Predicted 3D model of a 683-nucleotide part of an RNA (large-subunit ribosomal RNA, domain II) from Pontimonas sp. The organism belongs to Pontimonas, within Bacteria.
Context: one part of a larger RNA
């Protein structure tokens, strides 16, 4: 891991609701007694029939109160009670499994910690302390030398003890080991045997270490089915409806209570909703500046600063600041002189009959929501971010088609069958169902098929405007002069460093000069003018589609791919077609409502996605009672075959098997397995 079996809402006693049965202003017994039992007896008690008050108490009233006041709770309206069944609930282990832990009584020191008693062990080698002897030395010493001696938590190193490094091992050879090295090895050494200390206790050269592979409180049994707002699991079928992830509160935030939303029963009977009209309240969007504030420029002008003047006072002045006021232009969730659209409330009418509304009961689940669109707050007008909306949608709990793939986007809500039709979104060159369909445009960038500020004689359309056959624009030819080198400045300043002014003349035209240039001149050039040429040429603005801006990690990898350029791209307008579980067609089923009917049922209409969950109807298993059957001429079980039913399932015959077993009615449950790191066995 698989297979087979086992494996989870039970039981008792209360409460409550529904169904059903008995009796009924009443209903009913309990213990107990008798009896084989059925049953009979047993009225104590309980519930109902009257309430109010804390109570005494009073009583269709009563309490409060001084009250014959008012007010509260009642009466005036007739249903209960005892069984049975079912739903839910309370007390019990209370659907099942699961802690870490807490307490009690005991068992452990054959492991290990420390201690006690008594024994044992330590190859070999090295060093050479004290003391002692001899010699030297001294006044005597100290001291020195030689020898002897054999000390030491001394040295090297086996046994023995330890465990520092590394490699291996890591489902190991081993639940701590092996290899190669390492440390101690006469000592606080190692070790045998016997003994002592016990669980909040021991022992500890102290690591919370060790106390039998277990230690921040051992192990065993018991309290014990501890408790678990937590996790996991919870077993047959079909039918109808179908949520929530919100508010308030909570030692509350992943729990719970009440409300909201679901279902079901009963009652009501359009009360709901939509639309139209009529009547209302309101201060949002927008806008505005009349208030409250913010805020820009100008004017005007108190006051202040600076300067001048000044003994003081005063005065003059100012490219400074500036209240108030005036003009113009702005901003605001906590501003409003104004002010919608929607929405909301009420009335009337119409439409509508929907699993509409509302009331009272039974039973829930939910109270982690997600994204999209809209209106806001927070954030960075970030987030697949967060938080609101008495805004909507989808997913959640929704399959189908589209978006390549893709819970939340677009289309559309799957009762079943069909090798029938029409459509939606989206598509129609090939992959791939359907147009290489018809029309006039645009794009040249593979733009399409990712991106901004900004930049650009890309290109199409529109508008305004200048010049132009009296010849424009561009090119070419020619002129572009004189006063004058204007004045100033300057070493110089001559159109062209800089400052000021910017005139006049001749002219077809020519600036006291557009740029280059020179030390300064010179030189080139432009504006401007003539000629040549011969038809359009400039400017501004708006708009369609393109271009650059454009850099990421394994080739293409930013159209799903191939591939596409008068398109298979883009915008406009058109004709067709394809395309879904949508709609239609044909047939079947179910639910509800209505009509008819005694019922069975028939007809008509609507409906039939579904998690949590509510309600309904069934199948099967084991046993009991009663009835009806069946079986050695072959029961159950098992195997494969055939058939039937809306499902759970049922039936038939064949083989095997060898003794029970089925159906109907009623009843009772140890009543249904795929999941629980389930459990036992097998493989």
């Nucleotide at each position: 891991g698989c297979c087979u079996g086992c494996g989870a809402g039970u039981u008792a006693c209360g409460g409550u609701a529904u169904g059903u049965g008995g009796c009924g202003a009443g209903g009913u017994u309990a213990a107990c007694c008798a009896g084989a039992g059925a049953u009979g007896g047993g009225a104590a008690g309980c519930c109902g029939g009257a309430g109010c008050g804390a109570a005494a108490g009073c009583g269709a009233g009563u309490c409060u109160g001084a009250a014959u006041a008012g007010g509260g709770c009642g009466a005036u309206u007739u249903a209960g009670u005892c069984g049975c069944a079912u739903g839910c609930u309370g007390u019990a282990g209370a659907c099942c499994c699961g802690a870490a832990g807490c307490g009690a009584a005991g068992u452990g020191a054959u492991c290990u910690a420390u201690c006690c008693a008594u024994g044992g062990g330590c190859a070999g080698g090295u060093u050479g302390a004290a003391g002692c002897g001899g010699g030297g030395g001294u006044a005597a010493g100290a001291c020195c030398c030689c020898g002897u001696g054999g000390a030491g938590g001394a040295c090297c190193g086996a046994a023995c003890c330890c465990a520092c490094g590394u490699c291996a091992g890591u489902u190991g050879a081993a639940a701590a080991u092996g290899g190669c090295g390492g440390g101690g090895a006469u000592g606080a050494c190692c070790u045998g045997u016997g003994g002592a200390u016990a669980g909040g206790g021991g022992u500890g050269a102290a690591a919370g270490g060790c106390c039998a592979a277990u230690c921040a409180a051992a192990c065993u049994u018991c309290g014990c089915g501890a408790u678990a707002g937590c996790u996991g699991g919870u077993u047959c079928u079909c039918c109808u409806c179908g949520a929530a992830a919100u508010g308030c509160a909570u030692u509350u935030a992943g729990g719970u209570g009440c409300a909201g939303c679901g279902u079901u029963g009963c009652a009501u009977g359009u009360u709901c909703a939509g639309u139209a009209c009529c009547g209302g309240a309101g201060g949002u969007a927008g806008a505005g500046c009349a208030c409250u504030g913010g805020a820009u420029g100008g004017g005007c002008u108190a006051g202040g600063g600076g300067g001048c003047c000044u003994a003081c006072a005063a005065g003059c002045u100012u490219a400074c600041c500036g209240a108030a006021c005036c003009c113009a232009g702005c901003c605001a969730a906590a501003c409003u002189c104004c002010g919608a659209a929607u929405g909301c409330c009420g009335g009337u009418a119409c439409u509508c009959c929907a699993g509409a509304g509302c009331a009272c009961g039974g039973c829930a689940g939910u109270g982690a929501g997600a994204c999209c669109a809209c209106g806001g707050g927070g954030g960075a007008u970030g987030a697949g971010c967060u938080u609101c909306g008495u805004u909507g949608g989808u997913c959640g709990a929704a399959a189908g088609g589209g978006a390549a793939a893709c819970a939340g986007c677009c289309c559309a809500g799957a009762u079943c069958a069909u090798c029938a039709g029409c459509u939606a979104a989206g598509g129609c060159c090939c992959c791939u169902a359907a147009u290489u369909c018809a029309g006039g445009a645009c794009u040249a960038a593979g733009u399409g098929g990712a991106a901004a500020a900004c930049g650009a004689u890309g290109u199409g359309g529109g508008a305004u405007u200048g010049c132009a056959c009296a010849g424009a624009c561009a090119g070419c030819c020619a002129g572009g002069a004189g006063g004058u080198u204007g004045g100033c400045u300057u070493a110089g300043a001559a159109g062209c460093a800089g400052c000021c002014a910017c005139c006049c003349u001749u002219a077809a035209a020519a600036g006291a000069g557009u740029g280059c240039g020179u030390a300064a001149c010179a030189g080139c050039u432009c504006a401007c003018u003539g000629g040549u040429c011969g038809a359009g040429u400039g400017a501004u603005u708006u708009u369609g589609c393109g271009c650059g801006g454009a850099c990421a990690a394994u080739u293409c990898a930013a159209c799903g791919g191939g591939g596409c350029u008068c398109a298979a791209g883009u915008a406009c307008a058109g004709a067709g077609c394809c395309g879904a579980a949508g709609c239609u067609a044909u047939g079947g089923g179910a639910u509800c409502u209505g009509a008819c009917g005694a019922a069975a049922g028939u007809c008509a209409g609507a409906u039939c996605g579904g998690u949590a969950g509510a309600g309904g109807a069934g199948c099967g298993u084991u046993g009991a009672u009663g009835g009806a059957g069946u079986g050695c001429c072959g029961a159950a079980g098992c195997g494969g075959c055939g058939g039937g039913g809306g499902a759970a399932c049922c039936c038939g015959g064949c083989g095997u098997g060898g003794a029970g077993u089925u159906c109907c009615a009623u009843c009772a449950a140890g009543u249904g397995a795929g999941a629980a790191u389930g459990u036992a066995g097998g493989c």
Rfam family: Bacterial large subunit ribosomal RNA. The RNAcentral record of the full RNA draws on ENA.